Model confidence (mean pLDDT): 78 of 100.
Predicted 3D model of RNase P RNA and transfer RNA as a complex of 466 nucleotides.
C1' cells in the first nucleotide's frame, strides 16, 4: 500500500424567523392570549417468534394441533443470545448446517436389463447342436438353443448394494484372506455433557428423502389496548327465517368438567362523545466487582413524546459530507521536439472559486428478539498477498 | 392497530398427495366458408406461475424472506 473477513459508533451542526401538539404558570365568565420548557428511529417498518398487561374459572382433566429439535449456560420468556462440539466451503480470519431413514409406512418421472433385500441389454463362462479351418493331437473360429451358471468389465441414472491386492473358481463373486475405510455393539480413560481417543469383538457393509407421512422428546387454554372498566348521547330493547334443553352459549378445533339460559342468521335502525387503561420501566448513564463470554449482584445518578385520522415542520445565512466542473502545484509513463517546451494519461496536495445533492424512512398499550431497507461517515479486532527495514 | 384470506396467459379459472414440454374457456392473429359482416371450421401466439432465497435429483406445489391486493372489527346484541 493491495485484497478480504468480524464488531461497534454516527446518521449532519449552529443561529435567526414563522408555525404544530401536551405540559407548568398568569390574564380570561366562555372563546383564547402571553412566559417558561419538552417533542421519533436504528430500525419507529414488516407483523416473525417471546413476555407483560387486561377480559374469559386462581385456566383445570384428556384428545387433536401447532412450533421447536447436538450439548451447556444466560434470561421473565423465546425460534434470541454466548460458550463449546460435530459435519461442509475456504490458504486464511471467517462463513453455513445440526434429534431419529440401523423403528414402520410411503415416494423416486425420464433413461435403464434392475430403484432396494432388485436385476441381465452387450458381455464372461458351461452344456447341447449345426457349419468352417486344421487335422499330428487336441483344438480354433463363426452361429443357434437352455425357464444354464455369473456380476468382474461396458452401457443408463441424481443415485446401481465399500475400495486396492491375493486366494479361488468353468467363470466370477466378502465367496475366503490380508491391509484400509465406515457402521453396529461392549470395554477403558479425559470431559458436567454433546463428543474425543484407544481396545476387542462381528464380513455387519446397513443408499437417498423426515422444510413426505411417522416416532422420541420439550413447550403451548383462549382472545386481543378497536382488550377492558365507568360516564354520557341515540334509535325500534324492532321485523323475518332458523335451531331448541339428549340443545345453545361462555369456551372461535373436539370431548370431560364448571357457568349461564335463550342462540345462530338476515333485514333495519342508532351513535360516529368523554374519562381511565397511558407511560417509572425486565428503563438510561456511570462507577465497582463475579463470570471465557452471554449476563448478573451492588452503589450513585436521571426523568427522556404521550397524540387520538394523528403534532414533532418550512425558510433563510454560514459550517461540514459526498459528487461534477474550473484554476494552481507534485509526481510518473506516453508521444513529439528547433532540447527550451508542448501535448495526452495514472495516482496525489491545495484553493475564503462555481454548481449540484444530502438516505431508509414517522411513535399509535409497553418492553426483549428476528428480519428486511439505507446516501454516506468515522473507529477497532484478525487474515491473505505484496514491497522495504 | 388486530386478527385472516388470495397472487397462474389480457380476463376467469385448472393442475390428484412434488415427476418429464403448465392446461381449458372467453378475447387476439391468420387462413377456410358467405356478395359482405358476424356465427361455424382449421391453425397459430401468448407464461420464466408476484419477487429473491433454500429444501430435493428433480417445486407452481415443501419452508423462509419480501411486495402487492382484499375481507372482518361500535351500539340495538
Nucleotide at each position: 500500500g493491495g485484497a478480504g473477513u468480524c464488531g461497534g459508533a454516527c446518521g449532519g451542526g449552529u443561529c435567526a424567523g414563522c408555525g404544530c401538539u401536551g405540559c407548568g404558570g398568569g390574564c380570561u365568565u366562555u372563546u383564547g392570549c402571553c412566559c417558561g420548557g419538552a417533542g421519533a428511529g436504528g430500525a419507529a417498518a414488516g407483523u416473525c417468534c417471546g413476555g407483560g398487561c387486561u377480559c374469559c374459572a386462581u385456566a383445570g382433566g384428556g384428545c387433536a394441533g401447532a412450533a421447536c429439535g447436538c450439548u451447556g449456560g444466560g434470561u421473565a420468556a423465546c425460534g434470541c443470545c454466548c460458550a463449546g462440539g460435530g459435519g461442509g466451503a475456504g490458504c486464511g480470519a471467517u462463513c453455513c448446517c445440526c434429534g431419529g431413514c440401523a423403528a414402520g409406512u410411503g415416494c423416486a418421472a425420464c433413461a435403464g436389463a434392475a430403484a432396494g433385500c432388485a436385476g441381465a441389454c452387450c458381455g464372461c463362462c458351461c452344456g447341447c447342436g449345426u457349419c468352417c479351418c486344421u487335422u499330428g493331437g487336441c483344438g480354433g473360429g463363426a452361429u443357434g438353443c437352455g425357464c444354464g451358471g455369473c456380476a468382474a468389465g461396458g452401457g443408463u441414472g441424481a443415485a446401481a448394494c465399500g475400495g486396492u491386492g491375493g486366494g479361488g473358481u468353468a467363470a466370477g463373486a466378502g465367496c475366503c484372506c490380508a491391509c484400509c475405510g465406515g457402521u453396529u455393539g461392549c470395554c477403558g480413560u479425559g470431559g458436567c455433557g454433546a463428543c474425543a481417543c484407544g481396545g476387542c469383538a462381528a464380513g455387519c457393509c446397513a443408499g437417498g428423502u423426515a422444510a413426505a407421512c411417522c416416532c422420541c422428546g420439550u413447550u403451548c387454554g383462549g382472545a386481543g389496548c378497536a382488550a377492558a372498566a365507568c360516564c354520557a348521547a341515540a334509535u325500534a330493547g324492532g321485523a323475518g327465517a332458523g335451531c331448541u334443553a339428549c340443545a345453545g352459549c361462555c369456551c372461535g378445533g373436539c370431548c370431560c368438567g364448571g357457568g349461564c339460559u335463550g342462540c345462530u342468521c338476515u333485514c333495519g335502525g342508532g351513535u360516529a362523545g368523554g374519562u381511565u387503561g397511558c407511560u417509572u420501566g425486565a428503563g438510561g448513564c456511570c462507577g465497582c466487582g463475579a463470570g471465557u463470554a452471554a449476563u448478573c449482584a451492588c452503589g450513585g445518578u436521571c426523568c427522556u413524546a404521550g397524540a387520538g385520522g394523528a403534532a414533532u415542520g418550512c425558510u433563510g445565512a454560514c459550517c461540514u459530507c459526498u459528487c461534477c466542473c474550473c484554476c494552481c502545484g507534485g509526481u510518473u509513463c506516453g508521444g513529439u521536439u528547433u532540447c527550451g517546451g508542448c501535448c495526452g494519461g495514472c495516482c496525489u496536495g491545495g484553493g475564503c472559486g462555481g454548481g449540484a445533492u444530502g438516505a431508509c424512512a414517522g411513535a399509535a398499550c409497553c418492553c426483549g428478539g428476528c428480519u428486511u431497507a439505507c446516501a454516506g461517515u468515522c473507529c477497532g479486532g484478525c487474515u491473505c498477498c505484496c514491497a522495504u527495514u | 392497530g388486530u386478527g385472516g384470506g388470495u397472487g397462474u396467459a389480457g380476463c376467469u379459472c385448472a393442475a390428484c398427495a412434488g415427476g418429464u414440454u403448465a392446461g381449458a374457456g372467453c378475447a387476439c392473429u391468420g387462413g377456410g366458408u358467405u356478395g359482405u359482416g358476424g356465427c361455424c371450421c382449421c391453425a397459430g401466439a401468448g407464461g420464466c406461475u408476484g419477487u429473491g432465497g433454500g429444501u430435493u435429483c428433480g417445486a407452481g406445489u415443501c419452508c423462509c424472506a419480501u411486495c402487492a391486493c382484499u375481507c372482518a372489527c361500535c351500539c340495538c346484541a
Notes: Rfam match: Bacterial RNase P class A. It is annotated as a ribozyme.